The RNA shown here (transfer RNA) has 73 nucleotides and comes from a Candidatus Omnitrophota bacterium.
The coordinates come from a structure-prediction model, not an experiment, and the mean pLDDT is 82.
Its Rfam family is "tRNA". The family's RNA type in Rfam is transfer RNA.
Lineage of the source: Bacteria > Pseudomonadati > Candidatus Omnitrophota.
RNA sequence: GCCCACGUAGCUCAGCUGGUAGAGCAGCGGUUUCGUAAACCGCAGGUCAGUGGUUCAAAUCCACCCGUGGGCU
Numbered sequence: 001g002c003c004c005a006c007g008u009a010g011c012u013c014a015g016c017u018g019g020u021a022g023a024g025c026a027g028c029g030g031u032u033u034c035g036u037a038a039a040c041c042g043c044a045g046g047u048c049a050g051u052g053g054u055u056c057a058a059a060u061c062c063a064c065c066c067g068u069g070g071g072c073u
Stems, first nucleotide, its partner, number of pairs: 001072007010025004019056001027043005050064004
């Protein structure tokens, strides 16, 4: 230098046939218990790495750019 994959909640990831952003764990509150844990119920938490474009509408499509991992020379 070229090619591929990935970047989404604090963490691990889903969602990528364009149409209201989700799960598990963690956190907070409650029920239960003499108390803690466990279990159960609920709540909160996101500029979808960034910029621009296409579109009525973009996490999703296109371009550029940054970062991580892998491959080739």